[in-house]
Context: one part of a larger RNA
RNA sequence: GAAUGAACGUUGGCGGCGUGGUUUAGGCAUGCAAGUCGAGCGAGAAACCAGGCUUCGGCCUGGGAGUACAGCGGCGAACGGGUGAGUAACGCACGGCGAACCUACCCGCGAGUUGGGAAUAACGUCGGGAAACUGGCGCUAAUGCCCAAUAGUCUGUCAGGGUCGCAUGGCCCAGACAGUAAAGGUAGCUGGGGCAACCUAGCCUCUGCUCGGGGAGGGGGCCAUGUCCUAUCAGUUUGUUGGUGGGGUAACGGCCUACCAAGACUUCGACGGGUAGCCGGGCUGAGAGGCUGUUCGGCCACACUGGAACUGAGACACUGUCCAGACUCCUACGGGAGGCUGCAGUCGAGAAUCUUCCGCAAUGGGCGAAAGCCUGACGGAGCGACGCCGCGUGGGGGAUGAAGGCCUUCGGGUUGUAAACUCCUGUCACCGGUUAUGAAAUGACCGGGGGUCAAUAGCCCUCGGUUUUGACAAAAGCCGGAGAGGAAGUCACGGCUAACUACGUGCCAGCAGCCGCGGUAAUACAGAGGGUGCAAACGUUGUUC
Numbered sequence: 001g002a003a004u005g006a007a008c009g010u011u012g013g014c015g016g017c018g019u020g021g022u023u024u025a026g027g028c029a030u031g032c033a034a035g036u037c038g039a040g041c042g043a044g045a046a047a048c049c050a051g052g053c054u055u056c057g058g059c060c061u062g063g064g065a066g067u068a069c070a071g072c073g074g075c076g077a078a079c080g081g082g083u084g085a086g087u088a089a090c091g092c093a094c095g096g097c098g099a100a101c102c103u104a105c106c107c108g109c110g111a112g113u114u115g116g117g118a119a120u121a122a123c124g125u126c127g128g129g130a131a132a133c134u135g136g137c138g139c140u141a142a143u144g145c146c147c148a149a150u151a152g153u154c155u156g157u158c159a160g161g162g163u164c165g166c167a168u169g170g171c172c173c174a175g176a177c178a179g180u181a182a183a184g185g186u187a188g189c190u191g192g193g194g195c196a197a198c199c200u201a202g203c204c205u206c207u208g209c210u211c212g213g214g215g216a217g218g219g220g221g222c223c224a225u226g227u228c229c230u231a232u233c234a235g236u237u238u239g240u241u242g243g244u245g246g247g248g249u250a251a252c253g254g255c256c257u258a259c260c261a262a263g264a265c266u267u268c269g270a271c272g273g274g275u276a277g278c279c280g281g282g283c284u285g286a287g288a289g290g291c292u293g294u295u296c297g298g299c300c301a302c303a304c305u306g307g308a309a310c311u312g313a314g315a316c317a318c319u320g321u322c323c324a325g326a327c328u329c330c331u332a333c334g335g336g337a338g339g340c341u342g343c344a345g346u347c348g349a350g351a352a353u354c355u356u357c358c359g360c361a362a363u364g365g366g367c368g369a370a371a372g373c374c375u376g377a378c379g380g381a382g383c384g385a386c387g388c389c390g391c392g393u394g395g396g397g398g399a400u401g402a403a404g405g406c407c408u409u410c411g412g413g414u415u416g417u418a419a420a421c422u423c424c425u426g427u428c429a430c431c432g433g434u435u436a437u438g439a440a441a442u443g444a445c446c447g448g449g450g451g452u453c454a455a456u457a458g459c460c461c462u463c464g465g466u467u468u469u470g471a472c473a474a475a476a477g478c479c480g481g482a483g484a485g486g487a488a489g490u491c492a493c494g495g496c497u498a499a500c501u502a503c504g505u506g507c508c509a510g511c512a513g514c515c516g517c518g519g520u521a522a523u524a525c526a527g528a529g530g531g532u533g534c535a536a537a538c539g540u541u542g543u544u545c
Stems, first nucleotide, its partner, number of pairs: 001545004006541005013391006019384002026347003030344003035075003040072002048063006082302003091227003095223003101219003106215002109212005114148004123138006154179005160173005184207002188203006228274003235265003240262008277299004281292004304325005327338004355381001357380003363377001364375004394424004404415004428486001430481006438472001443467010489534002493530001494515003500529002504525001510517002
């Protein structure tokens, strides 16, 4: 000098864009942060309104409404969001390998979607319990579960041919035997039944389901190289190193197990100890390098502490389950409940770090055919000079050089065109008015064209028109109004280093980054006048180069 997630002191007008718990991965009140689908399924209220009846207690019918709540089932909940504790490791980075692998939803291809069965929640009923919750009996549905059929480019066994490869082997062709699938829903038309609601058959639309193979994106595995300090850590290791059999996994493998062998690593630093998430990047520097990893992006790890598996395409799962522990809470003392390292917020510790805000309008995500619902992701607003950037606090004129202050050789000098005064301007702030962008889609309605179809229904694609949606926002922009009015401090002035005098003090009080100042004329202390630097900041401290 530059830098900083900074803090502290003094001061503080406005705006834009960023940024803000670096310490206790300490404890947490409260609210919200993951739901959705009735076009998978069975069931199904009430308030209230209208009508009728009434013994005036109420009852019935229609609407509310096939709505709400709950249940079965599906998909999602493994994403998104947080943190950096642990980890010196195939964790990360970079480059490879897989002839050792998986992949729900999505895209494209081939084929199929047949016949049956048994349950179970909800519900009813009887119980237990303070509660959390839970037991018996009975009924019922499905895209829930099961059996059978059919099936091959699937799987297993058997054996054959071709081709290719770095070994195990890969790929292709043809064959035998055996095994394994599925689920329906939906708008419309026609027919049948029914007073109707609705039920049912056929055709058709869209969507789903099953099997196989391909893609895209995602993921698991292996390897080379790189990745802090310490030798006052020199030897380490028994599933250890290898083999065989078996098991396990999507998959290779001591990954696990039994047996056999005795190996394996290490001064090119094993093992131990300390510290630490890694990277893209950031800071500094001419560079080489040094330091660093906050925000944003990628990867990893964790979710009160420790352990475990279940479900599932995917987890050994932050707001799932089970066990143990610590802590907090409830209890009828028998037993239960909880997990902010999500967004806000609170206590504590600390030099120190914000609102218990608004909205799903946009972008994105989940579910749904869709309308839509959910979304503390996200979009915004709020607070903090924490940072960077921009703007303003006025401009011109104005000397008898006013007054006051300070200095003085008492003549004067200086503050100083500074002020007053005068002529202007009108940024920001203030008041009033006005207008965009973020909105384009989706949906709805009308019309045209094309496709499907028996169809001028319906459905799908597409075009045109109309219509719907804004949290921010009393914002931003623009126009007008008023009026110099509301807006300057801070550090230093001995040398380094830019800026000097007088007074006070008298080795005192004090200053100080280094050299050093102060003991009676101190440009070095303190206040003052003056001048220097920077400026909505200026200094100090910490840290890095």

The part of an RNA shown here (small-subunit ribosomal RNA, 5' domain) has 545 nucleotides and comes from an uncultured prokaryote. The prediction has a mean pLDDT of 84. RNAcentral holds the full RNA, with entries from ENA.